[in-house]
RNA sequence: CCAGAUGGCUGGAUGACUGCUGUGUCUGUCCUUUAAGGGACGGGCAUGGAGGAAAGUCCGGGCUCCAGGAAAACACGGCGCCGGGUAACGCCCGGCGGGGGCGACCCCAGGGAUAGUGCCACAGAAAGCAAACCGCCCCUGAAUUCGUUCAGGGGUAAGGGUGAAAGGGUGCGGUAAGAGCGCACCGCGCUGCCGGCAACGGCAAGCGGUCAUGGUAAACCCCGCCGGGAGCAAAACCAAAUAGGGGCGGUGUCGGGCUUGACGUCCAGGGCCUGUUUUCCGGCUCAGCCGCCCGGGUUGGUUGCAUGAAGCAUGUCGCAAGACAUGCUCCAGAUGAAUGGUCAUCACAUGAAGGCCCCGCCUUCAUGUACAGAACCCGGCUUACAGGCCAUCUGGCGUA
RNA sequence: GGCCACGUGGCGGAGUGGUGACGCAGCGGACUGCAAAUCCGUAUACCCCAGUUCGAUUCUGGGCGUGGCCU
Numbered sequence: 001c002c003a004g005a006u007g008g009c010u011g012g013a014u015g016a017c018u019g020c021u022g023u024g025u026c027u028g029u030c031c032u033u034u035a036a037g038g039g040a041c042g043g044g045c046a047u048g049g050a051g052g053a054a055a056g057u058c059c060g061g062g063c064u065c066c067a068g069g070a071a072a073a074c075a076c077g078g079c080g081c082c083g084g085g086u087a088a089c090g091c092c093c094g095g096c097g098g099g100g101g102c103g104a105c106c107c108c109a110g111g112g113a114u115a116g117u118g119c120c121a122c123a124g125a126a127a128g129c130a131a132a133c134c135g136c137c138c139c140u141g142a143a144u145u146c147g148u149u150c151a152g153g154g155g156u157a158a159g160g161g162u163g164a165a166a167g168g169g170u171g172c173g174g175u176a177a178g179a180g181c182g183c184a185c186c187g188c189g190c191u192g193c194c195g196g197c198a199a200c201g202g203c204a205a206g207c208g209g210u211c212a213u214g215g216u217a218a219a220c221c222c223c224g225c226c227g228g229g230a231g232c233a234a235a236a237c238c239a240a241a242u243a244g245g246g247g248c249g250g251u252g253u254c255g256g257g258c259u260u261g262a263c264g265u266c267c268a269g270g271g272c273c274u275g276u277u278u279u280c281c282g283g284c285u286c287a288g289c290c291g292c293c294c295g296g297g298u299u300g301g302u303u304g305c306a307u308g309a310a311g312c313a314u315g316u317c318g319c320a321a322g323a324c325a326u327g328c329u330c331c332a333g334a335u336g337a338a339u340g341g342u343c344a345u346c347a348c349a350u351g352a353a354g355g356c357c358c359c360g361c362c363u364u365c366a367u368g369u370a371c372a373g374a375a376c377c378c379g380g381c382u383u384a385c386a387g388g389c390c391a392u393c394u395g396g397c398g399u400a
Numbered sequence: 401g402g403c404c405a406c407g408u409g410g411c412g413g414a415g416u417g418g419u420g421a422c423g424c425a426g427c428g429g430a431c432u433g434c435a436a437a438u439c440c441g442u443a444u445a446c447c448c449c450a451g452u453u454c455g456a457u458u459c460u461g462g463g464c465g466u467g468g469c470c471u
Base pairs, nucleotide, nucleotide: 001396002395003394004393005392006391007390008389009388010387012346013345014344015343016342017341018340020049021048022047023046024045025044026043027042028041029040030039031038032037051371055382056381058380059379060378061377062376063231064230065229066228068281069280070279071278072277073276074275076227077226078225079224080223081095082094083093084092085091096110097108098107099106100105111222112221116220117219118216119215120214133160134159135156136155137154138153139152140151141150142149143148168186169185170184171183172182173181187211188208189207190206191205192203193202194201195200235303236302237301238300245294246293247292248291249290250289251288255267256266257265258264269286270285271284272283273282310329311328312327313326314325315324316323317322347369348368349367350366351365352364353363354362355361356360401470402469403468404467405466406465407464410424411423412422418454426442427441428440429439430438447463448462449461450460451459
């Protein structure tokens, strides 16, 4: 210098003019009120005002409601190598195994296929208690030009061919031809020992040739773990409005005791209580209530809602993700929905013209400035993104 | 803002691991004096990108689009 890998940062700058919106403070006009005060519309000043993804809404939580709590079983859904981190996670970190790259490094939904079931189209002889189409070999018979050919029976998975996939590989022996049929080595499985918390790795250790065990679980399923549902348009309060209006259906005033009676209370029983069922504690209800539908009215405001698993700095522990301690900081809050627009200069990119002999640089002009915009809030993931910068590392070339 | 569902020829609409029905519409032909109807024939599709699998419209993940519900 060229080509790459990984991690991180940034996401046009400055100024002027003019808008929008939150908060604080001062103040004007009007309304209300005895007054204090409150409300509506304004004005001045000060100050805050989008993101790394605010996005997709894909996971995990906080928060609120469905009265609630505990346990078990079933159903449904999700996750899945090991260890750690975390409030939690399907996220992150560190390892292990497999795959890719010369390398830095990258990728993997990565439990179980000897628990069971299903499926494996077409092609092919045979596709899952394997299988004889061609070929090879043997026997018998017939023919024969004595080379062989044909028919029947049997053996054979070494060879051919089909397929995504055909029941270990190489070599030697063996055989009529063959074959783990036998043997050696490699592979595979089981056991043992050693190392490691573990996943897993290692061993010239032992056993196994009935090596029985093809693939598929992002097919059912099995094993282990986790999970109640709905969502801030949740939910609460105030104001306003209003008639608890009409129709349909269900139930039928119904146990016993105390009490003069009513109200109430005690015992027993029925019904309901957020996936279903059961058990226990508990709550509500049992006579005018319950359910559904129709009609009418209000559709304004406040809270929720900005101090939080928050950010920054330093120190300690840890390989790291991260944890702890101390100190400092307060950083958008709209609700038809603010955070904008114009101009100037600069920066960058593209195009055109001109100049310098070319490379390239300079000047002028024009155009453009990525992806995209909070809406209850956090932790992640994924997706989109012009350009610029930093650090570490790899391969190659050149020079010394 | 939140929560769901669905994308298959021009339109409607089945199929859910093994090359995709059917109806209407279109085109060509037959019939007819010409048309309509009828009959025969024919072309045209799995929203996009990855993954699992021998094989994906189907299973899984991501993206895009359309529709519905909640004050």